The RNA shown here (transfer RNA) has 71 nucleotides and comes from Clostridiales bacterium DTU053. It matches the Rfam family "tRNA". Its family is annotated with triplet codon-amino acid adaptor activity in the Gene Ontology.

RNA sequence: UGGGGUGUAGCCAAGUGGUAAGGCAACGGACUUUGACUCCGUCAUCGCUGGUUCGAUCCCAGCCAUCCCAG
Numbered sequence: 001u002g003g004g005g006u007g008u009a010g011c012c013a014a015g016u017g018g019u020a021a022g023g024c025a026a027c028g029g030a031c032u033u034u035g036a037c038u039c040c041g042u043c044a045u046c047g048c049u050g051g052u053u054c055g056a057u058c059c060c061a062g063c064c065a066u067c068c069c070a071g
Stems, first nucleotide, its partner, number of pairs: 001070007010024003018054001026042005047063005
C1' cells in the first nucleotide's frame, strides 16, 4: 500500500428490513437465624457519521478500532 474478516449490555452470544432472544455477572426483592441454593424483577436507540426506505442491528458509502493474507 492492496484485499478480506470482525465490531450487539461488564463478559459470552442469537438476530438476514417491522421498535434486540438466551446464558454468566451486577443490582433490588421474596425465602432463610445468617450465608448458599431456588424464585421474581431491572439492566444495550447494536463502533461513529451520512444515505436509501413509511420503517435500518440488517441494505449502501465513508471513517475508526482490531485480526488475517499478499507485497